[in-house]
């Protein structure tokens, strides 16, 4: 260089082209406790980026960027 694959909360993962993009763990606040832990309740937090297709894109197509693998 070429080919394949992958990119979603802090982390690990979901999400037939159509619901307010969800869950667990973690973080923060509260209840409880003499204190801590545990338990319970609550809060915040994400679609790598730029275009295209579509009534509608996390999902399909193209480019760019990043990760992984293959190839001489």
């Nucleotide at each position: 260089g070429c080919c394949c694959u992958u990119g979603u909360a802090g982390u690990u993962c979901a999400a037939c082209g159509g619901a307010u993009a969800g869950a667990a763990c973690g973080a923060c606040g509260g209840u409880u406790u003499c204190c801590u832990a545990a338990a319970c309740c609550g809060u915040a937090a994400a679609u790598a980026u730029g275009g295209g297709u579509u009534c509608g894109a996390u999902u399909c197509c193209c480019g760019u960027c990043g990760g992984g693998g293959g190839u001489a």
Model confidence (mean pLDDT): 81 of 100. A computed fold for a 72-nucleotide RNA from a Tannerellaceae bacterium, annotated as transfer RNA. Taxonomically the source falls in Tannerellaceae (Bacteria, Bacteroidota, Bacteroidia, Bacteroidales).